RNAcentral holds the full RNA, with entries from ENA and SILVA. The part of an RNA shown here (small-subunit ribosomal RNA, central domain) has 350 nucleotides and comes from an uncultured bacterium. The coordinates come from a structure-prediction model, not an experiment, and the mean pLDDT is 86. Its Rfam family is "Bacterial small subunit ribosomal RNA". Rfam links the family to the GO terms structural constituent of ribosome and ribosome.
Context: one part of a larger RNA
RNA sequence: CUGGGCGUAAAGCGCGCGCAGGCGGUCUGCCAAGUUCGGAGUGACAGUUUCCGGCUUAACCGGGAAAGGUCUUCGAAAACUGGUGGACUUGAGUACUUGAGGGGGAGACGGAAUUCCGGGUGGAGCGGUGAAAUGCGUAGAGAUCCGGAGGAACACCGAAGGCGAAGGCAGUCUCCUGGCAAGUUACUGACGCUCAGGUGCGAAAGCUAGGGGAGCAAACAGGAUUAGAUACCCUGGUAGUCCACGCCGUAAACGAUGAGUGCUGGGUGUCGUGGGUUUUGACCCCCGCGGUGCCGUAGCUAACGCGUUAAGCACUCCGCCUGGGGAGUACGGCCGCAAGGCUAAAACUC
Numbered sequence: 001c002u003g004g005g006c007g008u009a010a011a012g013c014g015c016g017c018g019c020a021g022g023c024g025g026u027c028u029g030c031c032a033a034g035u036u037c038g039g040a041g042u043g044a045c046a047g048u049u050u051c052c053g054g055c056u057u058a059a060c061c062g063g064g065a066a067a068g069g070u071c072u073u074c075g076a077a078a079a080c081u082g083g084u085g086g087a088c089u090u091g092a093g094u095a096c097u098u099g100a101g102g103g104g105g106a107g108a109c110g111g112a113a114u115u116c117c118g119g120g121u122g123g124a125g126c127g128g129u130g131a132a133a134u135g136c137g138u139a140g141a142g143a144u145c146c147g148g149a150g151g152a153a154c155a156c157c158g159a160a161g162g163c164g165a166a167g168g169c170a171g172u173c174u175c176c177u178g179g180c181a182a183g184u185u186a187c188u189g190a191c192g193c194u195c196a197g198g199u200g201c202g203a204a205a206g207c208u209a210g211g212g213g214a215g216c217a218a219a220c221a222g223g224a225u226u227a228g229a230u231a232c233c234c235u236g237g238u239a240g241u242c243c244a245c246g247c248c249g250u251a252a253a254c255g256a257u258g259a260g261u262g263c264u265g266g267g268u269g270u271c272g273u274g275g276g277u278u279u280u281g282a283c284c285c286c287c288g289c290g291g292u293g294c295c296g297u298a299g300c301u302a303a304c305g306c307g308u309u310a311a312g313c314a315c316u317c318c319g320c321c322u323g324g325g326g327a328g329u330a331c332g333g334c335c336g337c338a339a340g341g342c343u344a345a346a347a348c349u350c
Stems, first nucleotide, its partner, number of pairs: 004321003007304002012318001014201004021194003025088007033081002035077007042069001048066007091191001092188004096183004103177007110154001115149007125136002162169002206247002210243002215241002220236004258317006266295011299306002323350003332343004
């Protein structure tokens, strides 16, 4: 090395882009590196295997044969791999038409609600809980009406619904911008797939200096509860939550399921779109393509379950696992302002 695995037992990198590398559609000419066949050469001695022989046997020894190689060289073959030339259109891509969408960035605007401030009415409670108390209130609270300020989030629509590679994305309008689907022909002609390293994106919390601060709320204070209560409940409340610059780079970053391609019964819902039927037009109905759900055939699975969105049948490439604890730790290195992150052991022990 030859093995078995990765939804839940250990194991899919959080997600893209992508150099090197690996792998790669159909037809055809040539080459002959890989490949296959043949010839020649060589693979010292010893050793190994085997046959025969010598010491009374064996060990040991002698003789013969064989095996032993990514071997060298010459020649042949051309299916496959590869190289090179030519051609093709199914893979991939481009153009055109139509279209759906909370995809991303920036700006502007809007209403409801909470809180606070000013004013009017009013006059004793309010608030809160299992029950209370702390708290607020005759210096006029709560309630109610009018006006104002400010911040954050966008009820209904709303969905088993949509979009995005993932994280994620929702008031309305405008501008800029990425991706996707269907349809018809036309065009390019394998331009593809995957991807170690690299590089970018990446919830929340957190960090640096600045702004903002309505509500909520770690910490903290008080009231309760309790044997205690550094909690659960209540009254308050600061970081933070928000904005802009820059970091951090983690997560039950989950479908706990890497990406790509082909193949393998169905049923039912839904989103986008095309065709047919019908109609004045539409709906319904039938057929198709792309997404997203549910139920299930074969098959798979330890079972649960998965089941054309596979965990089925295969191939290509990458990542990862190898008993529990020690430990995702120590040390070293790299990164970070820090918090810490990434990489990653051993002793010992069961």